[in-house]
RNA sequence: UGAUCCGUAGCUCAACAGGCAGAGCACCUGAUUGUUAAUCAGGGGGUUGCAGGUUCGAUCCCUGCCGGAUCAG
Numbered sequence: 001u002g003a004u005c006c007g008u009a010g011c012u013c014a015a016c017a018g019g020c021a022g023a024g025c026a027c028c029u030g031a032u033u034g035u036u037a038a039u040c041a042g043g044g045g046g047u048u049g050c051a052g053g054u055u056c057g058a059u060c061c062c063u064g065c066c067g068g069a070u071c072a073g
Stems, first nucleotide, its partner, number of pairs: 001072007010025004019056001027043005049065005
């Protein structure tokens, strides 16, 4: 320098041909327990890496940039 893949909640990851952004763990509150833990019920948390474009509508399609992995030179 080029090619391919990846970037979504604090962490690990979903969202199969564009149609309201979710799960597990973690966190907070309550119940239960002599306490902790466990269990049960409820809750908060997202400019979907950044900037544009296409579209009635974009995590998804297109372009550029940033970061990571692999391969080639």
Model confidence (mean pLDDT): 80 of 100. The RNA shown here (transfer RNA) has 73 nucleotides and comes from Streptomyces chattanoogensis. Rfam family: tRNA. By type it is a transfer RNA. Taxonomically the source falls in Streptomyces (Bacteria, Bacillati, Actinomycetota, Streptomycetaceae).